[in-house]
Context: one part of a larger RNA
């Protein structure tokens, strides 16, 4: 000197940060990912028009009429904007959380792919012809307690499939060129083949399809670096390495068959413990040493396991399926469920926060946009946890009130301290006003910050230590007793070492102590 800090006494305000280190224990409750109607049919509403009934207000599955009945009409079309589910398209692989696993190309670094991909976005080149078949919602019906499910029957798209086109593409094959560090790259006449699309609107703007450039993000190799034990010494059969197929975006035992008998290791193989890594914190002159909270990057994991589906991308935290554990509903036939997201419970434990507001800002997602989502995020709330910065007054006041403590009884300390006396108003408290952050509106923070006015010294000091290390003393009680204690050591009758009181010394809204680290 430090800390994500406990704990003990104390505590007045702001400001900035910052707060489950334990059980990756287990959850009640709400919230955390949606949007788009300028892709799509439908169903619901308003509102106009026209038509029908009515005398009319009105109304059209209910209304005139009648009061017993019956005739009558029970429609059509445009317009809006909004719900509700479906089909659709994009986002749900981002943002957020947490370190269990992992001694690994996981990561840090410095190259490599002649071994790859890449939605949205920019840039260019070229097309968009003309067609078909379904389905969901819907209605019907039937099986269920439920939570879903079967059949019929209808319909639509920017949903889905064929078909034509071939100037430019692309993939195989190539004559031949140009290059390169290998494997081999590039160019390329020619030939033989693949392959798509969709509309909307008055228009324009979007949008669509194929290719090639880049941008941006990913994958993959490779060198170096990367905790402890030898009381682990040998390790290993897809192993090592070649042939060939097969799979990947893409190289490869990565899988398969065959062949061959290799590969690793005292420069520690193996096998055990223990850990996520790093920028970077923390110390220290510095070499080093410890650590990995916030915050940034990378990885990894989402109840345990273990698979794929769709996608530009995922083997997916609020997605599917299968199997454990466990908690829930049941009509007992069966379902439904993952807070290591944000608040919040319960347990653990020395210990760690509201079930707040708000999308005004910034950024994200959809959307042409309005605007909708965003517990990301701004922001408030608890908390001396820390760091910083103010205050708890400020001058004059006695050879010195009082009361304490002491004493050699004379005095001496407390001590200009109080107490009178002048003053100020930072904070807090009251009252008025009141931002910036917001580009034309739109401010959760918030009537905050800050400004100004009255008012009162009022509401604001506490811990720890005085043996000696180490600033700081005396009296009384205790009498190896009670007890202090970081080391020396104190105490058995005048203890500056224990308990107390007055004084004194340190820091101060903190001060000790404990823990761990250098």
């Nucleotide at each position: 000197g430090a800390u994500g800090a406990a704990c003990g006494c104390u505590g007045g305000c702001g400001g900035c940060g910052u707060g489950c280190c334990u059980a990756a224990c287990a959850c009640a409750u709400g919230c955390a990912a949606g949007u788009c109607g300028a892709a799509c049919g439908a169903a619901g509403c308003a509102u106009c028009u026209a038509a029908g009934c009515g005398g009319a207000a009105g109304u059209u599955u209910a209304c005139g009429g009648a009061u017993g009945g019956a005739a009558g009409a029970a429609u059509a079309g445009a317009u809006g904007a909004c719900u509700u589910a479906g089909u659709g398209g994009c986002g749900g692989a981002u943002g957020g959380g947490u370190g269990a696993g992992u001694a690994a190309c996981g990561c840090g670094u410095g190259g490599g792919c002649a071994a790859c991909c890449u939605g949205c976005c920019u840039c260019a080149u070229a097309c968009a012809g003309g067609g078909g078949g379904a389905u969901a919602a819907c209605a019907g019906u039937c099986a269920g307690a439920a939570a879903u499910g079967g059949c019929u029957g209808c319909u639509a798209a920017u949903a889905c499939c064929g078909c034509a086109u071939a100037a430019g593409c692309g993939c195989a094959c190539a004559a031949g060129g140009u290059c390169g560090c290998a494997u081999g790259a590039c160019c390329a006449a020619g030939u033989g083949u693949g392959a798509a699309a969709a509309a909307c609107c008055g228009a324009g703007a979007u949008g669509g399809u194929a290719u090639g450039a880049g941008a941006u993000g990913g994958g993959c190799c490779c060198g170096c670096g990367u905790c402890u034990g030898a009381u682990u010494a040998g390790c290993u059969a897809g192993u090592u390495g070649g042939u060939a197929a097969g799979g990947u975006a893409a190289c490869g035992g990565c899988u398969u068959a065959c062949c061959a008998a290799g590969g690793c290791g005292a420069c520690g193989a193996u096998c055990a413990g223990u850990a996520g890594c790093c920028g970077a914190c923390c110390u220290g002159a510095g070499a080093g040493g410890g650590u990995g909270a916030c915050c940034g990057g990378c990885c990894a994991c989402a109840u345990u396991g273990g698979g794929a589906c769709u996608g530009a991308g995922a083997c997916a935290c609020g997605g599917c399926c299968c199997a454990g554990a466990c908690u829930c509903c049941u009509a007992c036939g069966g379902g439904a469920g993952g807070c290591a997201g944000c608040a919040g419970u319960g347990g653990g434990g020395a210990a760690u926060a509201u079930u707040g507001c708000a999308c005004a800002a910034u950024g994200g997602g959809c959307g042409c946009a309005a605007g909708c989502c965003u517990g990301a995020u701004g922001c408030a709330g608890c908390g001396a946890c820390g760091c910083c910065g103010c205050g708890u007054g400020a001058g004059c006041g006695a050879a010195g009130a009082a009361g304490u403590a002491u004493u050699u009884c004379g005095g001496u300390a407390u001590g200009u301290a109080a107490a009178g006396c002048u003053c100020u108003a930072u904070c807090a408290g009251c009252a008025a006003g009141g931002a910036a952050g917001a580009a034309a509106a739109u401010g959760a923070c918030g009537g905050u910050a800050c400004u100004u006015g009255a008012c009162u010294a009022a509401g604001a000091a506490g811990c720890c230590c005085c043996g000696g290390c180490u600033a700081a003393c005396u009296a009384c009680g205790u009498g190896c007793c009670a007890g202090c204690a970081g080391c020396c050591g104190c105490g058995g009758u005048a203890a500056u070492a224990c308990g107390u009181a007055g004084g004194g010394g340190g820091c101060a809204a903190g001060c000790g102590u404990u823990a761990u680290c250098c």
Background: The part of an RNA shown here (small-subunit ribosomal RNA, 5' domain) has 518 nucleotides and comes from an uncultured Eubacteriales bacterium. Model confidence (mean pLDDT): 81 of 100.